[in-house]
RNA sequence: CCCUUAUCAAGAGCAGCCGAGGGACUGGCCCGAUGACGCUGCAGCAACCUGCCUGAGGUUGGCAUGGUGCUAAUUCCUUCCCUCGACGAUGAGGGAGAGAUGAGAG
Numbered sequence: 001c002c003c004u005u006a007u008c009a010a011g012a013g014c015a016g017c018c019g020a021g022g023g024a025c026u027g028g029c030c031c032g033a034u035g036a037c038g039c040u041g042c043a044g045c046a047a048c049c050u051g052c053c054u055g056a057g058g059u060u061g062g063c064a065u066g067g068u069g070c071u072a073a074u075u076c077c078u079u080c081c082c083u084c085g086a087c088g089a090u091g092a093g094g095g096a097g098a099g100a101u102g103a104g105a106g
Base pairs, nucleotide, nucleotide: 001106003104004103005102006101007100008099013042014041015040016039017038021031022030023029027077028076043071044070045069048067049066050064051063052062053061075098079096080095081094082093083092084091
């Protein structure tokens, strides 16, 4: 980098450094010199892998936190298709696509 698969409505921030952009992309809407984003330290959330116990049959539940991850806004909203709403606008639901993270394969 590519592929497969699971999840994505919940949850969890302070300090120091730096100094202008950042929220993936498009459009919007937000965040940001009252210092964002990023980096570091500490703290926390969660429970994918892992370990232990349980359980009984293709997997249930619990505990721990070793490897990751995460700690503004639903993945902040979006694009395409289908259904409903008589049509349009707007809206609701489902699916696909894109993205993020974990696990695995190349």